[in-house]
Record summary:
Predicted 3D model of a 365-nucleotide RNA (Bacterial RNase P class A) from a Gammaproteobacteria bacterium. The coordinates come from a structure-prediction model, not an experiment, and the mean pLDDT is 78. The RNAcentral record of the sequence draws on ENA.
RNA sequence: GGAGUCGGCCAGGCGAUCGUCGUGCCGCAAGGCGCGGAGGAAAGUCCGGGCUCCUCGGACCAGGGUGCCAGGUAACGCCUGGGGGGCGCGAGCCCACGGAAAGUGCCACAGAGAACAGACCGCCGAUGGCCCGCAGGGGCACAGGCAAGGGUGAAACGGUGCGGCAAGAGCGCACCGCGCCGCCGGUAACGGCGGCGGCACGGCAAACCCCACCCGGAGCAAGGCCGAAUAGGGGAGCAUGCGGGUCUUCCCGCUGGCGUGGUCCGCGCUCCGCUCCCGGGUAGGCCGCUGGAGGCGUACGGCGACGUGCGCCCGAGAGGAAUGAUCGCCCGCGACAGAACCCGGCUUAUCGGCCGACUCCCCAC
Numbered sequence: 001g002g003a004g005u006c007g008g009c010c011a012g013g014c015g016a017u018c019g020u021c022g023u024g025c026c027g028c029a030a031g032g033c034g035c036g037g038a039g040g041a042a043a044g045u046c047c048g049g050g051c052u053c054c055u056c057g058g059a060c061c062a063g064g065g066u067g068c069c070a071g072g073u074a075a076c077g078c079c080u081g082g083g084g085g086g087c088g089c090g091a092g093c094c095c096a097c098g099g100a101a102a103g104u105g106c107c108a109c110a111g112a113g114a115a116c117a118g119a120c121c122g123c124c125g126a127u128g129g130c131c132c133g134c135a136g137g138g139g140c141a142c143a144g145g146c147a148a149g150g151g152u153g154a155a156a157c158g159g160u161g162c163g164g165c166a167a168g169a170g171c172g173c174a175c176c177g178c179g180c181c182g183c184c185g186g187u188a189a190c191g192g193c194g195g196c197g198g199c200a201c202g203g204c205a206a207a208c209c210c211c212a213c214c215c216g217g218a219g220c221a222a223g224g225c226c227g228a229a230u231a232g233g234g235g236a237g238c239a240u241g242c243g244g245g246u247c248u249u250c251c252c253g254c255u256g257g258c259g260u261g262g263u264c265c266g267c268g269c270u271c272c273g274c275u276c277c278c279g280g281g282u283a284g285g286c287c288g289c290u291g292g293a294g295g296c297g298u299a300c301g302g303c304g305a306c307g308u309g310c311g312c313c314c315g316a317g318a319g320g321a322a323u324g325a326u327c328g329c330c331c332g333c334g335a336c337a338g339a340a341c342c343c344g345g346c347u348u349a350u351c352g353g354c355c356g357a358c359u360c361c362c363c364a365c
Base pairs, nucleotide, nucleotide: 001361002360003359004358005357006356007355008354009353010352012330013329014328015327016326017325018324020037021036022035023034024033025032026031039336043347044346046345047344048343049342050341051219052218053217054216063215064214065213066212067211068082069081070080071079072078083097084095085094086093087092098210099209103208104207105204106203107202120150121149122146123145124144127143128142129140130139131138132137158176159175160174161173162172163171177199178197179196180195181194182193183192184191185190223287224286225285226284233278234277235276236275237274238273241254242253243252244251245250256270257269258268259267260266294313295312296311297310298309299308300307301306331334
C1' cells in the first nucleotide's frame, strides 16, 4: 500500500420567526415565561416476561413448542463458553446437531435390483455334462458358480491394498471406517488409548412416532373509579273546588279526569300526568401511564454472557392523537423510517461516515 474478518458508535449542523404536546411558576381568566419532547430499528408482531382480568383444590389427557453439553437470565426459540460436523490459506463464518439394531411409512425418474436385495452387459466354468485328440491337453458355455469391472441412480448392502481363487468374495490379513467392552481425561457434550467382533446397522423423524424438558386462557379497546341530560326499569306520595267525620298533613262523599256509551243515568278506575327517591348502563371525565429486570461511572467476582456493592442522573407520555413549518448560512446535499402499557430478544429495512482489534498478500528498511 492492497484485500478482508469481527466488534462498537454517529444518523446533517447552526441561527431566526411562527406553531404544537407535557410539566413548573405567575395570572381571576385569556394567556405569558422557563424546562423537556421519537429510533437504532419506534417496524414485522415472530418468540419470552412483567402487569391486568377470567377460571381457580390438585393432577392427568389432549394440543402446542423446544431439541449436542454446561452456564447466564425474570424468562426465552435469546446470549456466552465448550464439543461435533462443514466452508475458508487465515482472521473467522455456517449448522433444528436427541432417537432409524420400538413400530409404521416413504425413497420419484432411471435401473436387473431401492432394503426379506439383485444379475442387463460382463467374469469363470475348478466340478458335472457335451465335442475334438492316442495322449499331455484343447474347445463349447448346458448345468452351475461370481459380484471384481462396466452401466443406472441422490443413494447399489463397508473403503484401500496385499494374499487367495476356476473366477470371485471379509474368504484371510494390514490400515481406515463401524459396533461392543474396558481404562484414562473432562461437570458434561465428547475425546484419547487398548482389546474384541469379519460387518450385522442404507437414507429420511422441518413423515407419523418414541424419549426428555417447557407451556392455563385472554389481552391496556386489559382493568379500575366518578358519572350526567334524554329514554327506559323499580319504589313512595299526590289532583282542583265544596261539604262532612274530629282542628288536621288522615278518611269519606260530591264535583273534575279517564274508560264503556250517540247522549243521560248507571257501573268501573284514579291509569295518564306531576313530585321525590333507588339502582344499572351510555356520553363525558379521571386512573392504569411511564422511576424502570432503568441509564452512566467505578470497584470486585467470572475466560465470557453476566452478577454484586457504591456514587451520580431522570432521558416523550398523546387520546383525532404533539415532536412541525418557513427562511438564511455551511458541508460530504443527508438513507430506512416515526412512540401509543412496559421490558428482554430475534428478524427485516437503512445515504454515508468514524473508531478499535485481528488476518492474508505485496513493497521498502